[in-house]
This record gives sequence, C1' cells and structure tokens, in this order.
RNA sequence: GGGGCUGUAGCUCAAUCGGUUAGAGCAGCAAACUCAUAAUUUGUUGGUUGUGGGUUCGAGUCCCUCCAGCCCUA
Repeated sequence: GGGGCUGUAGCUCAAUCGGUUAGAGCAGCAAACUCAUAAUUUGUUGGUUGUGGGUUCGAGUCCCUCCAGCCCUA
C1' cells in the first nucleotide's frame, strides 16, 4: 500500500427483511429485611447507537467519508 471484521449505557452484549418509546445482565443509587454489615428482594438513574453526510414517510440496521481497534496479505 491492498483486503476483511468490529465500534450500541460505566462493563459484557441483544435488537428478525428498515417499522413506530433502543433493551437485558452486571455495576451505581434508593428502599425493605438485619442490632449492624453482607447476602436476598423490590424500585430506579444512566444512550448524540464511533464522527460527519446521504437515501427513505421512517435508519442501530442501507450507501459514502473519516476516526479507533483487531486480523490477513504485499
């Protein structure tokens, strides 16, 4: 230099052929329980879906560009 894969909550990951409020577990916070802590249970906060554009009535999903990481190849 060429090619490929990945990027979604603090972390690990879902999200069907593009379809109508973007979720789960863990973590965090609060409450219950306890003399207290832990454990357990219940409730709850948290998102510019890597950046910037485009297509569409509608984009996490499709197209382009760029950024970051990983792999193959010369």

This is a predicted structure of a 74-nucleotide RNA (transfer RNA) from a hydrothermal vent metagenome. The coordinates come from a structure-prediction model, not an experiment, and the mean pLDDT is 82.